[in-house]
Large-subunit ribosomal RNA, domain I from a Planctomycetota bacterium, 565 nucleotides, folded computationally. Its mean pLDDT, the model's own confidence on a scale to 100, is 81. Rfam family: Bacterial large subunit ribosomal RNA. Its family is annotated with structural constituent of ribosome and ribosome in the Gene Ontology.
Context: one part of a larger RNA
RNA sequence: GGUGUAUGGGGGAUGUCUAGGCGUCGAGAGGCGAUGAAGGACGUGGUAGGCUGCGAUAAGCCCGGGGCAGGUGCCGAACAACCGCUAAUCCCGGGAUUUCCGAAUGGGGAAACCCGUUGUCACUGGGCAACCAGAUGGCAUCAUCCAUGGCUGAAUGCAUAGGCCAUGUGAAGCGAACGCAGGGAACUGAAACAUCUAAGUACCUGCAGGAGUAGAAAUCAACCGAGACUCCGUAAGUAGCGGCGAGCGAAAGCGGAUCAGCCCAAACCAGAGAGCUUGCUCUUUGGGGUUGCGGGCGCCGGUAAACAGUUACAAAGGCAUCGCAAGCAGAAUGGUCUGGAAAGUCCAACCGUAGAAGGUGAUAGUCCUGUAUGCGAAAGCGAGAGCCCUGUGUUACUGCCGGCGUACCAGAGUAGCACGGAGCUCGUGGAACUCUGUGUGAAGCUGGGGGGUCCACCCUCCAAGGCUAAGUACUACUCGACGACCGAUAGUGAAAAGUAGCGUGAGCGAAAGAUGAAAAGUACCCCUAUUAGGGGAGUUAAAUAGUACCUGAAACCAUACACUU
Numbered sequence: 001g002g003u004g005u006a007u008g009g010g011g012g013a014u015g016u017c018u019a020g021g022c023g024u025c026g027a028g029a030g031g032c033g034a035u036g037a038a039g040g041a042c043g044u045g046g047u048a049g050g051c052u053g054c055g056a057u058a059a060g061c062c063c064g065g066g067g068c069a070g071g072u073g074c075c076g077a078a079c080a081a082c083c084g085c086u087a088a089u090c091c092c093g094g095g096a097u098u099u100c101c102g103a104a105u106g107g108g109g110a111a112a113c114c115c116g117u118u119g120u121c122a123c124u125g126g127g128c129a130a131c132c133a134g135a136u137g138g139c140a141u142c143a144u145c146c147a148u149g150g151c152u153g154a155a156u157g158c159a160u161a162g163g164c165c166a167u168g169u170g171a172a173g174c175g176a177a178c179g180c181a182g183g184g185a186a187c188u189g190a191a192a193c194a195u196c197u198a199a200g201u202a203c204c205u206g207c208a209g210g211a212g213u214a215g216a217a218a219u220c221a222a223c224c225g226a227g228a229c230u231c232c233g234u235a236a237g238u239a240g241c242g243g244c245g246a247g248c249g250a251a252a253g254c255g256g257a258u259c260a261g262c263c264c265a266a267a268c269c270a271g272a273g274a275g276c277u278u279g280c281u282c283u284u285u286g287g288g289g290u291u292g293c294g295g296g297c298g299c300c301g302g303u304a305a306a307c308a309g310u311u312a313c314a315a316a317g318g319c320a321u322c323g324c325a326a327g328c329a330g331a332a333u334g335g336u337c338u339g340g341a342a343a344g345u346c347c348a349a350c351c352g353u354a355g356a357a358g359g360u361g362a363u364a365g366u367c368c369u370g371u372a373u374g375c376g377a378a379a380g381c382g383a384g385a386g387c388c389c390u391g392u393g394u395u396a397c398u399g400c401c402g403g404c405g406u407a408c409c410a411g412a413g414u415a416g417c418a419c420g421g422a423g424c425u426c427g428u429g430g431a432a433c434u435c436u437g438u439g440u441g442a443a444g445c446u447g448g449g450g451g452g453u454c455c456a457c458c459c460u461c462c463a464a465g466g467c468u469a470a471g472u473a474c475u476a477c478u479c480g481a482c483g484a485c486c487g488a489u490a491g492u493g494a495a496a497a498g499u500a501g502c503g504u505g506a507g508c509g510a511a512a513g514a515u516g517a518a519a520a521g522u523a524c525c526c527c528u529a530u531u532a533g534g535g536g537a538g539u540u541a542a543a544u545a546g547u548a549c550c551u552g553a554a555a556c557c558a559u560a561c562a563c564u565u
Stems, first nucleotide, its partner, number of pairs: 001564009015550001016514002020486002022483007029475002031174002039101003042055003046079002049075003061095006070083003106115003116142001118140005123134004144171002146168007178209001179207005189196001193243001219226002230257005240248002261467003264411001268287009292445001295408001296406009306392004317388003321383004327375003333348003337344001349366002351355001357369003416440008426452001447462005501508002521549001524536004
């Protein structure tokens, strides 16, 4: 030096655990904000660093409800001083307070700071008084835009622009995803690359809602018919498109979810006002009316006494009732043995609409919290189908249905067309249809659009005004349930945190869990260089469980012995 055995050190793997994550489902809620938000700064406790709470009334103040013996939040003990059955602490609801910054809004600004206006109050001085002045302070006030209503008022006569005033619980800013719209890539794929693809994706912007979009046929279909929209399945990877490459990719129909339809403009009638050409035009209000088996207007006939409603179609509210949100009640076991400890063993019982689960010194239906089940609200929030209520109508100028006549009306710089683009499965193609930038530009119900160039016949619908629930999408947030999800190099980045730390900055971004049943956390003594470490003693079931603490692998290090060179 090596090998082996043993005992340790070192290290923190492994096992077990879970305080934290992840996912799914269901329900709720789906907004907050000038009545000052989201987010912060600074304060605030007897002693107070951080977190939490709160705001100069500052871990809190007042009221109502619940609840019961303790309490003065957490890391976190301790001491002090207090509170509490005259009901504290705590939980739920309502109210008060709520510094400064921040949309930040009196002006400024390097956020949490600086400086003002006007009124008023306090204080001081003057004045007989009314009142005036002043250093400082308290409270209030003063941004912009928009809307509405006034006053005023240029160039320029009327006017208009502009200015000023009043009123407004009007706007602004924040917010995870979902929605619609305006813009809009590239990598990539095509085995290169340009049309194409990726993709109308990512991203930027605007606007909105609890959903949004769309929506009551100028739709489809095919000679049969359907009957708003949205979403799902299928049709179907079909028909098609496509350097016919890569790829892209419908619709009708059928089956489901859910269902709901309405209002204007116009014709015509009546009222009011204005203009003048004195019988017309315009404005305005009310009625009327809303469609394509047509509507209006005029005439005629039949039929009915109720119908409808707060999300559209008129509109406001109350009540019953129910739910949410603190809570309340809630069955049934003893002994023996082992053990530090019984929930384990053995013996004998009981409850069960409760043998879900968690905890308790090991494994508990009957010890605790609970569970099944039943009950519960002054105030608050939500639902509210029923009632009150509201609207229309009740014998005709009505609703509905039908007949005859009339030819009054039915959305114009629109439809269409040309050129340039875009969207559709459709890449310009034979290219319809939809949208549109530029130009042009109809018809008027004997009318107009569509049925994939175009024409005819036939069929079908009525554009150029508007509203509309449900079915659908999403989850920052709250509650509940669950998991052949993870178990500390896993699971969120985070069981401590967007912290420590890094970066001028945008931003990047960790590690770190476990004594024990209970601190019973080692009184006292000793060694000593000493706030170290250790030896006794003591606690404990255990201290090789001693705050570097469960288990304690390997690397690596050491000691003892044996063998060996």

RNAcentral holds the full RNA, with entries from ENA.